Description: The part of an RNA shown here (large-subunit ribosomal RNA, domain II) has 689 nucleotides and comes from Parabacteroides pacaensis. Its Rfam family is "Bacterial large subunit ribosomal RNA". The RNAcentral record of the full RNA draws on SILVA. The source organism's lineage runs through Bacteria, Pseudomonadati, Bacteroidota, Tannerellaceae and Parabacteroides. The prediction has a mean pLDDT of 82.
[in-house]
Context: one part of a larger RNA
RNA sequence: ACCUACGAGUUACUUUCCCCGGCAAGGUUAAGAAGGAUUACCUUCGGAGCCGAAGCGAAAGCGAGUCUUAACAGGGCGCCAUGAAGUCGGGGGGAGUAGACGCGAAACCAAGUGAUCUACCCUUGGCCAGGCUGAAGGUUGGGUAACACCACCUGGAGGGCCGUAUGGAUAUACGUUGAAAAGUGUUCCAAUGAGCUGAGGGUAGGGGUGAAAGGCUAAUCAAACUUGGAGAUAGCUCGUACUCCCCGAAAUGCAUUUAGGUGCAGCCUCGGGUAUUUUACUUGUAUGAGGUAGAGCGACUGAUUGGAUGCGAGGGUUUCACCGCCUAUCAAGUCCAGAUAAACUCCGAAUGCGUACAAGUUAAACCCGGGAGUGAGGGUGUGGGUGCUAAGGUCCACAUCCGAGAGGAGAAGAAUCCAGACCAUCGGCUAAGGUCCCGAAAUAACGGUUAAGUUGCAUUAACGAAGUCAGAUUGCAAAGACAGCUAGGAUGUUGGCUUGGAAGCAGCCAUUCAUUUAAAGAGUGCGUAACAGCUCACUAGUCGAGGAAUUUGGCGUGGAUAAUACUCGGGCAUAAACCGUUUACCGAAGCUGUGGAACCACUGAUGUGGUUGGUAGGGGAGCAUUCCAUUACGGCUUAGAAGAUGAAGGGCGACCUUCGUUGGAGCGGAUGGAAAAGCAAAUGUAGGU
Numbered sequence: 001a002c003c004u005a006c007g008a009g010u011u012a013c014u015u016u017c018c019c020c021g022g023c024a025a026g027g028u029u030a031a032g033a034a035g036g037a038u039u040a041c042c043u044u045c046g047g048a049g050c051c052g053a054a055g056c057g058a059a060a061g062c063g064a065g066u067c068u069u070a071a072c073a074g075g076g077c078g079c080c081a082u083g084a085a086g087u088c089g090g091g092g093g094g095a096g097u098a099g100a101c102g103c104g105a106a107a108c109c110a111a112g113u114g115a116u117c118u119a120c121c122c123u124u125g126g127c128c129a130g131g132c133u134g135a136a137g138g139u140u141g142g143g144u145a146a147c148a149c150c151a152c153c154u155g156g157a158g159g160g161c162c163g164u165a166u167g168g169a170u171a172u173a174c175g176u177u178g179a180a181a182a183g184u185g186u187u188c189c190a191a192u193g194a195g196c197u198g199a200g201g202g203u204a205g206g207g208g209u210g211a212a213a214g215g216c217u218a219a220u221c222a223a224a225c226u227u228g229g230a231g232a233u234a235g236c237u238c239g240u241a242c243u244c245c246c247c248g249a250a251a252u253g254c255a256u257u258u259a260g261g262u263g264c265a266g267c268c269u270c271g272g273g274u275a276u277u278u279u280a281c282u283u284g285u286a287u288g289a290g291g292u293a294g295a296g297c298g299a300c301u302g303a304u305u306g307g308a309u310g311c312g313a314g315g316g317u318u319u320c321a322c323c324g325c326c327u328a329u330c331a332a333g334u335c336c337a338g339a340u341a342a343a344c345u346c347c348g349a350a351u352g353c354g355u356a357c358a359a360g361u362u363a364a365a366c367c368c369g370g371g372a373g374u375g376a377g378g379g380u381g382u383g384g385g386u387g388c389u390a391a392g393g394u395c396c397a398c399a400u401c402c403g404a405g406a407g408g409a410g411a412a413g414a415a416u417c418c419a420g421a422c423c424a425u426c427g428g429c430u431a432a433g434g435u436c437c438c439g440a441a442a443u444a445a446c447g448g449u450u451a452a453g454u455u456g457c458a459u460u461a462a463c464g465a466a467g468u469c470a471g472a473u474u475g476c477a478a479a480g481a482c483a484g485c486u487a488g489g490a491u492g493u494u495g496g497c498u499u500g501g502a503a504g505c506a507g508c509c510a511u512u513c514a515u516u517u518a519a520a521g522a523g524u525g526c527g528u529a530a531c532a533g534c535u536c537a538c539u540a541g542u543c544g545a546g547g548a549a550u551u552u553g554g555c556g557u558g559g560a561u562a563a564u565a566c567u568c569g570g571g572c573a574u575a576a577a578c579c580g581u582u583u584a585c586c587g588a589a590g591c592u593g594u595g596g597a598a599c600c601a602c603u604g605a606u607g608u609g610g611u612u613g614g615u616a617g618g619g620g621a622g623c624a625u626u627c628c629a630u631u632a633c634g635g636c637u638u639a640g641a642a643g644a645u646g647a648a649g650g651g652c653g654a655c656c657u658u659c660g661u662u663g664g665a666g667c668g669g670a671u672g673g674a675a676a677a678g679c680a681a682a683u684g685u686a687g688g689u
Base pairs, nucleotide, nucleotide: 001689002688003687004686005685006684011098012097013096014095015094016093017092018091019090020089021088022087023086026051027050028049032045033044034043035042036041055062056061065077066076067075068074101239102238104236108229109228110227111226112225113224119203120202121201122200123199124198125197126196127195128193130162131161132160133158137154138153140151141150142149166190167189168188171186172185173184174183205221207217208216209215242622243621244620245619246618247617252265253264254263255262256261266374267373268371269370270369271368272367273366274365280361281360282359283358284357285356286355287354288353294347295345296344301341302340305337306336307335308334309333312330313329314327315326316325317324377402378401379400380399381398382397383396384395385394386393407418408417409416422596423595424594425593427592428591429590433586434585435584436571437570438569442583444582445581446580447579448578449577455573456572463558464557467555468554469553470552471551472550473549474548476546484542485541486540487539488538490515491514492513495509496508497507521536525534526533597612598611599610600609601608602607623678625675626674627673628672629671630670631669633668635667636666643662644661645660646659647658648657649656650655
């Protein structure tokens, strides 16, 4: 991992609602007794008790009333009227109390069992090769007045040294489903001591023991193990078993020692009832409330820019002082112009909302009762708050989809676009989107654009550029434009100033003039130290037709930088790109044809019309398994039961029937009843492979 078997809403009592049945203003017995059956029962007694028929009050109590009260007042709860049924039993849906659908803690408490492991202690034993060092003391000699002191020798101390046994465990490698639930190799530490060790004994669980690590206390220790309380508790996780049919949610509000739980409401379902138009939507008419978008502000509040004027203030100047004068300062008020606000408004929509009426469409709506689930939501669009007008962010509102929705498109894809799947069909038409090939359908038609593989569905900007197409405006041009070429481009004058110099061309100044001219600036740029030189504006000639500038729009270009793999999904494409117009075709579970099923409504027959996606969840109808009762099914069966296995047929399905083979002794149908009543999942349990 697979297979097989087992494996989870049960039972008792109380209570509530629905259905079925008995009796009914009543209903019903319990324990027990008698009789009859003979394991579970039946019949008859038994009226104790319980529920209902009357309420009110705390109660005494009173009673269709009662309580409050001084009250015959008022008020509360009842009675009366709309009228008005209970009770007992059976079945089912819930609730409560019990383990209460199943499995699952870590823990808590009690009583016991453990010191053969290990910690420490007690008693009694055992063990420590060999070598080294050489303390005290002592002898002898020296030495001293005597001591002290010195030397050799002797001696054999030490938690002394090296190193076996023994005990340990420093480093590292291997081992890590090991040879081993702690080892092996190498290396290392202690090795006469606070040493190691045998045997016997002691200390016990909030206790022991601990040279202290929360260590050890039998491979278990921040409280051992065993059994019991015990099915502890688990607002948590996981699992919860056959079929078909109808409807079908929520992820919100309020509250919560509450936030992943729960209560009430909301939304779903089932049953009953209510008028009958109360429901919903659309349209129209009428009538309302309102302060958003926008707009506005000499209409308030607040914020606010520039200009003109300049009350007043500051500064400067003058003066002995005043009066004066001046101002690159501030600035009231006034005037002109501009402009701002979620918590401003003189104004003010569109939508939406309320009410009434009418019409159309729809088939709901409301009330009562039984059962729920939900109370983590999410994406997108729009209006906002927050944030950075960041987020697949967060918080609201309105809508929608996913959730609980399959199908087609988007290369792929929860929520984007199209579209809501009862079943069958090798029929048809369309939607979005597509029609060169992968790929179904146009290598369609017409008119433009692009030359960048731009593009071929993510995505850029400021800014830059004689890219190119189309337009607009203003000059020039056959009296010759624009470009090119040829020629001129002069004189006063080196204008004045400045300067070392400044002569068109460092800089400053300006009636930047005047003259000759076809034309020629007191000079456009290069250049010189300054001149010179080259050139331009401007003019003539040549040439012979358009040319110059500004601006708008389209498509392109640079700007252009990211991590697996260049690439539009790919091949590739100059259209098979982009813009516009047109026709055809393809394309879905949409619509439709044909056949069929179920449900609902209508119906006179017979049919017609509508409906049938679905999680949580509600409701309905069935299939199968085991056992029991009944049954003239006068059931089947060694002429072959159950079971197994293969096939055929039937049923929407769970499943059923028949036949063959196997098997070798029991088993069914119908109608009811009762359940240890259905497995794919629980890191499920056991066995097998």